[in-house]
Formats: sequence, structure tokens, C1' cells
RNA sequence: GGGGCCUUGGCGCAGUUGGUAGCGCGUCUCGUUCGCAAUGAGAAGGUCGCGAGUUCGAUUCUCGUAGGCUCCA
Repeated sequence: GGGGCCUUGGCGCAGUUGGUAGCGCGUCUCGUUCGCAAUGAGAAGGUCGCGAGUUCGAUUCUCGUAGGCUCCA
């Protein structure tokens, strides 16, 4: 220098042939317990890396850009 893949709540990930986002763990509240653990119920938390374009509408398509992993040189 070139190719490929990844970037989504605190962490690990899913999602989509475009219709506005979910799971597990964790956190908080309540119940059960003398208490803890465990378990049940509920809640908070994400402008989907950033910017732009296409579209009535973009996490999804296109372009640029940043970071990470990897291969080639």
C1' cells in the first nucleotide's frame, strides 16, 4: 500500500431480501427468607462507530471516514 471481516444498552451477542430494536448476564425496585444465596415479578438503560446520499421511511442499500482483527505485499 491492497483485500476480507467486525463496530448494536455496562459486558457478550442476535436481528434484517428497508417499516422505526431484542436475548443472556449484569444494575435497580418489590415478594418469598431471621439473613444470604437461589428464585418469581417489574423497571431503568441503546439517536444501531461517525458523516453524507437514495427513499414516504435506513441497524439493513450506496459513498466517505475512524477504530479493531486478519490475509497478501